[in-house]
RNA sequence: AGAGUUUCAUUCUGGCUCACGAUGAACGCUGGCGGCAUGCCUAAUACAUGCAAGUCGAACGAGAGGAAGGAAAGCUUGCUUUUCUGAAUCUAGUGGCGAACGGGUGAGUAACACGUAGGUAACCUGCCCAUGUGCCCGGGAUAACUUCUGGAAACGGAUGCUAAAACCGGAUAGGUAGCAGACAAGCAUUUGACUGCCAUUAAAGUGGCUACGGCCAUGAACAUGGAUGGACCUGCGGUGCAUUAGCUAGUUGGUGAGGUAACGGCCCACCAAGGCGACGAUGCAUAGCCGGCCUGAGAGGGCGGACGGCCACAUUGGGACUGAGACACGGCCCAAACUCCUACGGGAGGCAGCAGUAGGGAAUUUUCGUCAAUGGGGGGAACCCUGAACGAGCAAUGCCGCGUGAGUGAGGAAGGUCUUCGGAUCGUAAAGCUCUGUUGUAAGAGAAAAACGGCACUCAUAGGGAAUGAUGAGUGAGUGAUGGUAUCUUACCAGAAAGUCACGGCUAACUACGUGCCAGCAGCCGCGGUAAUACGUAGGCGGCAAGCGUUGUCCGGAAUCAUUGGGCGUAAAGGGAGCGCAGGUGGGGCGGUAAGUCUUUCUUAAAAGUGCGGGGCUCACCCCCGUGAGGGGAAAGAAACUAUCGUUUUUGAGUGCAGGAGAGGAAAGCGGAAUUUCUAGUGUAGCGGUGAAAUGCGUAGAUAUUAGGAAGAACACCAGUGGCGAAGGCGGCUUUCUGGACUGUAACUGACACUGAGGCUCGAAAGCGUGGGGAGCGAACAGGAUUAGAUACCCUGGUAGUCCACGCCGUAAACGAUGAAUGCUAGGUGUAGGAGGUAUCGACCCCUUCUGUGCCGGAGUUAACGCAAUAAGCAUUCCGCCUGGGGAGUACGGUCGCAAAGAUUGAAACUCAAAGGAAUUGACGGGGGCCCGCACAAGCGGUGGAGUAUGUGGUUUAAUUCGACGCAACGCGAAGAACCUUACCAGGGCUUGACAUUGAGUGAAAGGCAUAGAGAUAUGUCCCUCUCUUCGGAGACACGAAAACAGGUGGUGCAUGGCUGUCGUCAGCUCGUGUCGUGAGAUGUUGGGUUAAGUCCCGCAACGAGCGCAACCCCUAUGCUUUGUUGCCAGCAAGUAAUGUUGGGCACUCAAAGGAGACUGCCGCGGAGAACGCGGAGGAAGGCGGGGAUGACGUCAAGUCAUCAUGCCCCUUAUGUCCUGGGCUACACACGUACUACAAUGGGAUGGACAGAGAGCAGCGAAAUCGCGAGAUCAAGCGAACCUCAUAAACCAUCUCCCAGUUCGGAAAGCAGGCUGAAACCCGCCUGCAUGAAGUUGGAAUCGCUAGUAAUCGCAGGUCAGCAUACUGCGGUGAAUAAAAUCCCGGGCCUUGCACACACCGCCCGUCA
Repeated sequence: AGAGUUUCAUUCUGGCUCACGAUGAACGCUGGCGGCAUGCCUAAUACAUGCAAGUCGAACGAGAGGAAGGAAAGCUUGCUUUUCUGAAUCUAGUGGCGAACGGGUGAGUAACACGUAGGUAACCUGCCCAUGUGCCCGGGAUAACUUCUGGAAACGGAUGCUAAAACCGGAUAGGUAGCAGACAAGCAUUUGACUGCCAUUAAAGUGGCUACGGCCAUGAACAUGGAUGGACCUGCGGUGCAUUAGCUAGUUGGUGAGGUAACGGCCCACCAAGGCGACGAUGCAUAGCCGGCCUGAGAGGGCGGACGGCCACAUUGGGACUGAGACACGGCCCAAACUCCUACGGGAGGCAGCAGUAGGGAAUUUUCGUCAAUGGGGGGAACCCUGAACGAGCAAUGCCGCGUGAGUGAGGAAGGUCUUCGGAUCGUAAAGCUCUGUUGUAAGAGAAAAACGGCACUCAUAGGGAAUGAUGAGUGAGUGAUGGUAUCUUACCAGAAAGUCACGGCUAACUACGUGCCAGCAGCCGCGGUAAUACGUAGGCGGCAAGCGUUGUCCGGAAUCAUUGGGCGUAAAGGGAGCGCAGGUGGGGCGGUAAGUCUUUCUUAAAAGUGCGGGGCUCACCCCCGUGAGGGGAAAGAAACUAUCGUUUUUGAGUGCAGGAGAGGAAAGCGGAAUUUCUAGUGUAGCGGUGAAAUGCGUAGAUAUUAGGAAGAACACCAGUGGCGAAGGCGGCUUUCUGGACUGUAACUGACACUGAGGCUCGAAAGCGUGGGGAGCGAACAGGAUUAGAUACCCUGGUAGUCCACGCCGUAAACGAUGAAUGCUAGGUGUAGGAGGUAUCGACCCCUUCUGUGCCGGAGUUAACGCAAUAAGCAUUCCGCCUGGGGAGUACGGUCGCAAAGAUUGAAACUCAAAGGAAUUGACGGGGGCCCGCACAAGCGGUGGAGUAUGUGGUUUAAUUCGACGCAACGCGAAGAACCUUACCAGGGCUUGACAUUGAGUGAAAGGCAUAGAGAUAUGUCCCUCUCUUCGGAGACACGAAAACAGGUGGUGCAUGGCUGUCGUCAGCUCGUGUCGUGAGAUGUUGGGUUAAGUCCCGCAACGAGCGCAACCCCUAUGCUUUGUUGCCAGCAAGUAAUGUUGGGCACUCAAAGGAGACUGCCGCGGAGAACGCGGAGGAAGGCGGGGAUGACGUCAAGUCAUCAUGCCCCUUAUGUCCUGGGCUACACACGUACUACAAUGGGAUGGACAGAGAGCAGCGAAAUCGCGAGAUCAAGCGAACCUCAUAAACCAUCUCCCAGUUCGGAAAGCAGGCUGAAACCCGCCUGCAUGAAGUUGGAAUCGCUAGUAAUCGCAGGUCAGCAUACUGCGGUGAAUAAAAUCCCGGGCCUUGCACACACCGCCCGUCA
């Protein structure tokens, strides 16, 4: 000192949460020692038991006691008994002092209770100290005790006796009170001293010594003073609520009397009517106050337990007595509640003293020791008493300290955990070796705290005649609860001593397994749905440590109530506006005062504590000593500022005078246009209304039109981000009354000012009351439409209202979402109203200035947007308001209002972790602009109807294996399921396995045949004995047994790689540096043109670059060069029935290889002397010539675990593997994609012509022969520019059919055959003959195509034993239409809005469940 959390990201506002410290604490787990502290916070609840206040015999009588002594008697002559005197000691009672201290608690108390500073000229004070005086003479009782007696007890009653320092009377001194005189002092009342008079008030002795004279000690009495302790009064200070605003009759004051220690309505009688309060009275709630403690940088905030001061209380309430002191914790009386005893008549009690008990509670100790010390009471003293105190005990309750070992030790042991299986880690940790002995155990020694006083002795001092005595010094004996404790010494053993919390971020510390939105965690954000560093466990690691963590509370962080130190345009927040009392603030000069302010001195500020400097316990906590600091008071001084008093000034403010502007206000009157309505005329069938209609009006004459009348309301044009007003607001014209502002002048006043809580006034619209008025408009209402519905939007009507007068209401997005006032701080440009200057004959223009109203903009400011002299800038003054969202401007209470509507003031419980502002990038919009695409349009041909093929869904099934599902699944994976394939089903088998690797052993294995079986397989038999060799062996193969392991088309494509589809061959996607912005980001990439293109040009805070585009690659279109066999054949020659058949040639075609060609290069026009476009020439080809390959950043958790690879999970005599058979080919149905058709642009028959590209040895297979044919037989050639597949078909020519379910169409089915293959039933293809279904051009809807394209025609290939209407290629014939526009669809760029960001298939509101 900060951090987390709102968003896709940013910034701000703003709340919530955390890290720190503290605690009289409690709880969970754990626990070795010592020191010092602390320990009922709750029930001021009730208390058993013991103790906590007594002491004095030197005040008194009496009693007990009996040392010692005397006398007498008995005799056993040293004992007993009796009697007398009677010391020490003890004490019930009288008496004195104490018991008012000490100790406890915090209920009450908001108060002179406390704190602080003062006052008492308004007071008291026992014991103590100092000084002074005196201690005289008398008297009568009473307890104890005796006797009698009541009562259960507690407790009494009566009789008789007795003492005092108990009580009473008198004297004296002094005092006190009153009166009088005169003096002095002071702040008034008064006070002091003196004199006189009058009244009143004192006593007590005891002990010791004595030379008997007295002395000493102590006590009592009085006076004066001190000290101590108290009492009273006053200023100031410290609390919540105004949803508590009025309170008060002894109340406020006076006079007089009473009372008190004393002042006082303290009490009383009379008189007056005051007193307190917004500076918060009164009421209610809460609370003991302070020194201080905790926290904080401080200012503050919280607390008041221990220690110390004060107060209050003692079961609850009241009262007095005694006394110096009490209205009294362990005293009295009364009342009440409760408890106890009782003989029922009556009595006793008060732990908020120390222990302790019950109860309450999360929770708080021993019924301990001692008066040794300190202190207190009594006493002359010894001494007695003391639950005050000092100590011990219990409790980790807290703080401080110590320990649980130290060194060495790598085979980095064993073991645990993880693992990529190599290792890593726990870890020098352990073991082992060498030490130490704090603590512990045992033994021994053993404190300080002890000093005074008293006692004994000695000495000295002062006084006295001496003694007792007083004071001082010294010596001696004695005194310890704690405690045989602290401490010290010796011995012994590493032995007896570590836990707890956390490990996703904040926040230091990570892996494995289990679990699978379950169990659970969580302070906030959040984690968990099969790979959880967040749950549980383990290992490891981090923090602290005899403790650790959790919970509660307080401060801090929080500048989140802001004095220090915040805000209010949009985040919460400016009152709707003005006037104005109180209050706050206030111009210049001079002089005075000294309240604030500053300085100095004095005083107070208790101690403890805190800060600083020292000291003592081994350190520390702790204890001791010294010192400082803040607050209050008094005195003296200073005079700048504030204040105050006086005087003065004019610039603030106001007045006067001279002007002009204005929808400023109120009242009265007047005007025209329009609407509606009435009357009359003309006139005829519609009018009106809408997107389209209908309701409505109209033949009883509407609408339209003409004339006249009536009524009410509002004032076109002018008219303007123009004017006026405080705001609301104000608009035809005229008159009357009236407010304010502005300009000029400088005559007058002389700070008269600003703001303004309460208060008063004004205050749109709607609404309310009473009375008018009512044309138009028009809530409610009615009807017609729209719609799924339509209590709406649209239409036809229409009441209140809107208008006027008077009275209420008092609110609005009453907004500039911006309170009022004053001053200062660059400019530019409009506009309204004035004034001045210059110029002019004059006006305009121009310049200056004041006031108002706008725009732009710099500095500055702001979170940003923006504001910017009309500030949201820089400052000052005053007022109002805000403090997370919701609940809620709600409830309750009060006030206002009409027994209204409602307004104003204005919570809490509960709930969330956000709500919000501004800006950014995307996506989106039934927003806008620009552009493109067979996207539409213009065309051609289809699909959708039929039959069949094929795929899919569904259904069925033992199984109909699986995957693919909008475009972008559905003739898709599958370039070809009879077995195999095959993954599915049924049945039968195998279990280290069908397949791979490793070690050891044995050996060939394979194959043929036979038998059983559906086969796998099993048995038997036949055959046979692998290769290399350095002869040791090695390798390949097979078998049986045992292990590791194999195997899985099992799951997860949402764990993945790779590959692929799609947007899309769309023109986009980014980066570096720079610049701008607090930042996310922007710029570049936008703009003007252009392009197929982010293609190019120009401009520009950008300059460059990359991936894409284009080009480079392949095919094709035209020449050229080279090479000519298997290709070709022009010319030359030979030959044939015929053919490049042969010699020969390479001209041509063709095949390959290379190279050329096209670049807007040339011309014209347009365009910006650009890019580029349009047209033309030339050219085989012209503006990318045509086609292909090539697919940016990314999107869709798109597809694929069944191509392959692969993590994790699952199966292991089975989810593996082998075999036979079946299934993937099912079939009420639905959809997709194709083929064939419906015919004459055609079908059939005969004849004839022209391709390209391919394929071929388990192959293509010629010719020949046979068969109607499919095909068969035999077999040449060819690994192919050679041979073969292989006759291309549409086409052409001729003939026929004549519009029909046909000579169209060919489905389905019959018979007979062929081919492949172990095998053709389920389930192949082909041929021949015969049969001849639907179908006559196809609804809604929908698809492809822009040229060698569509359409149409055939050929080939892959797959393949066989099977092609599919797919991939090839050539033949060969069109129509568009060149324009953007309506549908998709896409690109710019811009705008946004509460969306999983991004419109979004978000979100209400009702119901």

A computed fold for a 1409-nucleotide RNA from an uncultured bacterium, annotated as small-subunit ribosomal RNA. The prediction has a mean pLDDT of 82. The sequence is in RNAcentral, with records from ENA and SILVA. Its Rfam family is "Bacterial small subunit ribosomal RNA". Rfam links the family to the GO terms ribosome and structural constituent of ribosome.